Overview: A computed fold for a 265-nucleotide RNA from a Planctomycetota bacterium, annotated as Bacterial large signal recognition particle RNA. Taxonomically the source falls in Planctomycetota (Bacteria, Pseudomonadati). Rfam family: Bacterial large signal recognition particle RNA. Rfam classes the family as a non-coding RNA gene. Its mean pLDDT, the model's own confidence on a scale to 100, is 77.
[in-house]
RNA sequence: CCGUGCUGGAUGGGGAGCUAGCGGCACCCUGUUACCCGCAGUCCGCUUCAGCGGGGUUGACGAUCGUCUGAGGCACGUAUGUAGGUCAGGUAGGGCAAGGCAAGCGGUGUUGAACGUCUGGUCCCGAGCGAUGGGCGGGUGUGAACCGGGUCAGGGGAGGAAUCCAGCAGCCCUAAGCAUUGCGGUCCAUGUGCGACGGGGUCGCCGGACUGGAGCUGGCUACCGCGUACCCCUGGCUAGCUGCGUGACGAGGACGAGUGCACGG
Numbered sequence: 001c002c003g004u005g006c007u008g009g010a011u012g013g014g015g016a017g018c019u020a021g022c023g024g025c026a027c028c029c030u031g032u033u034a035c036c037c038g039c040a041g042u043c044c045g046c047u048u049c050a051g052c053g054g055g056g057u058u059g060a061c062g063a064u065c066g067u068c069u070g071a072g073g074c075a076c077g078u079a080u081g082u083a084g085g086u087c088a089g090g091u092a093g094g095g096c097a098a099g100g101c102a103a104g105c106g107g108u109g110u111u112g113a114a115c116g117u118c119u120g121g122u123c124c125c126g127a128g129c130g131a132u133g134g135g136c137g138g139g140u141g142u143g144a145a146c147c148g149g150g151u152c153a154g155g156g157g158a159g160g161a162a163u164c165c166a167g168c169a170g171c172c173c174u175a176a177g178c179a180u181u182g183c184g185g186u187c188c189a190u191g192u193g194c195g196a197c198g199g200g201g202u203c204g205c206c207g208g209a210c211u212g213g214a215g216c217u218g219g220c221u222a223c224c225g226c227g228u229a230c231c232c233c234u235g236g237c238u239a240g241c242u243g244c245g246u247g248a249c250g251a252g253g254a255c256g257a258g259u260g261c262a263c264g265g
Stems, first nucleotide, its partner, number of pairs: 001265006009058003012030004020047005035055005064257006072249001074247006081241002084238007093231002095228002099224002103221003106217003116210007123200004128194003131190006137183001138181005148173004156165003
C1' cells in the first nucleotide's frame, strides 16, 4: 500500500427561544450524500458520555487538533438619522377664531342713502262691531198598548123603541222627552278678527309722510388685532426601523496535521 471481517462511529449542523442544565418537536440560517416509524408547547425525553423507544443502511469513509475565512441570528453601545406614542414648553407660519377698519369685490341707494322732524303700529286699559264655541229661547221632525185629547168601524151596556152611555184597534193631534238647525232672538265665554273707536305709554324695532341730496352696509378678500394649540417648532422619555462600532456564538468553506482491531498478500 491492497483485500476480507469487525469495532468506534455515521445516517446533518448551527442561531435564537425554553430550561437549573442538555437534547428534541415547532421558528430562522446554512446545506444536501445527510434513512424510516412513534412521542412533544398548559411541552416531550433525559442528567454532564445529557432526546427516548423500535427498525434499516453503511463500515475508519470518519472522529480529533491547528490557522484563516464566514451565511445568519443574538447581546451591548452609539447617532443633528427616521415612522409612531407620550409628557412639558413655545407661537414665527398654516388652520380655526372675539373684535376693529372700510382699501378692493359684492349688496343696496337719484324709482332718493345717512341725519333730522312728525305720525301710526308693536305694549296697557276701556267700550263697539263681527267670528267661533256653548246655554236658553224659537223653528222643524219625531213622540203615549192602558193610566193624554179628538174622531171612534166592529163589538159591548141601558131601553119596547126613538135614542143614550162607556170605549179597544185604526187615523188625526199633542205633553214631557229625543233628534235637528243658513234662526234679523237672548245670555255667557275666548291662546279670536277689525284695513273700526276713545284714552294712556314707549322711542327699542317696523311702516308712512315731510325735509335733505349721497351715501349706507359688511357677505367675501386685504389690513390691524385678542385668543386657541389641530398642523407646526423645541426639549425629555419610550419604542420599531436603519447606519456604525464592540462582544460572545457560529452552519458552510480553504489549507495543514492525523489516521482503530484481527487475518491474509
A source record names the gene ffs.